[in-house]
RNA sequence: CCGUGCUAGGCGGGGAGGUAGCGGUGCCCUGUAACCUGCAAUCCGCUAUAGCGGGGCUGAUGCCUGCUCCGAGGGUAUUGCUUGUAGGGACUGACCUGCGUAAGUGGUGUUGACUGUUGGGUCCUGCGCAACGGGAAUUCAUGAACCCCGUCAGGUCCGGAAGGAAGCAGCGGUAAGUGAAUUUACCCGUGUGCCGCAGGGGCGCCUAAUACGAGCUAACUGCGCUGGUAACGCCUGGAGGUGGAUAUUCGAGGAGUGGGUGCACGG
Numbered sequence: 001c002c003g004u005g006c007u008a009g010g011c012g013g014g015g016a017g018g019u020a021g022c023g024g025u026g027c028c029c030u031g032u033a034a035c036c037u038g039c040a041a042u043c044c045g046c047u048a049u050a051g052c053g054g055g056g057c058u059g060a061u062g063c064c065u066g067c068u069c070c071g072a073g074g075g076u077a078u079u080g081c082u083u084g085u086a087g088g089g090a091c092u093g094a095c096c097u098g099c100g101u102a103a104g105u106g107g108u109g110u111u112g113a114c115u116g117u118u119g120g121g122u123c124c125u126g127c128g129c130a131a132c133g134g135g136a137a138u139u140c141a142u143g144a145a146c147c148c149c150g151u152c153a154g155g156u157c158c159g160g161a162a163g164g165a166a167g168c169a170g171c172g173g174u175a176a177g178u179g180a181a182u183u184u185a186c187c188c189g190u191g192u193g194c195c196g197c198a199g200g201g202g203c204g205c206c207u208a209a210u211a212c213g214a215g216c217u218a219a220c221u222g223c224g225c226u227g228g229u230a231a232c233g234c235c236u237g238g239a240g241g242u243g244g245a246u247a248u249u250c251g252a253g254g255a256g257u258g259g260g261u262g263c264a265c266g267g
Base pairs, nucleotide, nucleotide: 001267002266003265004264005263006262009058010057011056012030013029014028015027020047021046022045023044024043035055036054037053038052039051062261063260064259065258066257067256068255069254070253073250074249075248076247077246078245079244080242081241082240083239085237086236087235088234091233093232094229095228096227098225099224100223101222103221104220105219106217107216108215115211116210117209118208119207120206121205122204123200124199125198126197127196128195129193130192131190132189133188134187135186137182138181139180140179141178142177148173149172150171151170156165157164158163
């Protein structure tokens, strides 16, 4: 150096989850020329050499492994954006109410603002008048089976008679009451009055006169203050989405550069 037969090794790996931990089944990613089969999520098998059992292929130029770089994908933290949700009213926000101010707009004002003075009205009290309502009065009508009056037919009673007595109906009248009319006089009341007289009060309002001579007003905007609302902004809590960002962690796979690599026999 060549050949034959073996053995180690290889026939995928990783992430999350789960677990005391490891591996697997299931999910996801990556990758392939990537063996077959039994088991298994209230799970299966193991214990740091951490799937177990059975079979097959390949086989030490084919595997194992260190370092550097790139890197699919996953996890964690912080943060940005965004969508619901619960709450707040401490926010120079927003919206609403009220008050003030008077810079701007508007209105009003030399045909006289504001202010002052005087008078009247509005207001209060008393009296009067009127209106309305009630009472009362007056007049008329009606008005009592009997217990009101007068007259009392008939009938009744007393009497020898003359005569007398009580008295129903009817007729006439009347009391209380009822109804109507009237207002000359009287009494009481009033959610009454463009009414009158007297007194009071007051600058609130209206009005007239007068003095002065330029402001007055607050509708809109602005500004200040007070109170409120919570649709929106804002703040706080919590939930979801994000092929947004940053940091960190695991990392398939790829590239580069190193290291290791057995036994027997024969030539």
Molecule: Bacterial large signal recognition particle RNA
Organism: Firmicutes bacterium UBA1874